[in-house]
RNA sequence: GGAAACGAGGGCGGUGGAGUCCGCCGCAACCGCUGCCACAGGCAGCCGAUGACUCCUGCAAGGCG
Numbered sequence: 001g002g003a004a005a006c007g008a009g010g011g012c013g014g015u016g017g018a019g020u021c022c023g024c025c026g027c028a029a030c031c032g033c034u035g036c037c038a039c040a041g042g043c044a045g046c047c048g049a050u051g052a053c054u055c056c057u058g059c060a061a062g063g064c065g
Base pairs, nucleotide, nucleotide: 001006010025011024012023013022016056017055018054019053020052021051032046033045034044035043036042037041
């Protein structure tokens, strides 16, 4: 908003952009993991630009020219 059924063609899925697909949410979904401590927090460590696939950008490591 609609008589009702239903709907707000939107948001989110641990770091950027885009396409496709999947899932979740309607003030909620979502806000990574591990260890320790004085535990709604603090400290230390680890993986990753994806929810998944592909591409671009950025970063890191190794090799060759």